[in-house]
RNA sequence: GCGGCGUUAGCUCAGUGGUAGAGCGGCUGCUUUACACGCAGUUGGUCGGGAGUUCGAAUCUCUCACGCCGCA
Numbered sequence: 001g002c003g004g005c006g007u008u009a010g011c012u013c014a015g016u017g018g019u020a021g022a023g024c025g026g027c028u029g030c031u032u033u034a035c036a037c038g039c040a041g042u043u044g045g046u047c048g049g050g051a052g053u054u055c056g057a058a059u060c061u062c063u064c065a066c067g068c069c070g071c072a
Stems, first nucleotide, its partner, number of pairs: 001071007010024004018055001025043006048064005
């Protein structure tokens, strides 16, 4: 330099055009002498940046950035 894949909650990841989710985590309560476990409730996001297509974009297109893999 070229190609491919990835970037979504604090972490690990779903979500293939129509209200952004799960598990773990955080907080509160119950339980306990207390802690842990367990149970209930609650908390959570400019979907990496920008632009375009569309009535509508996390999702499609272009571009930039970063990470991983391969080729040279």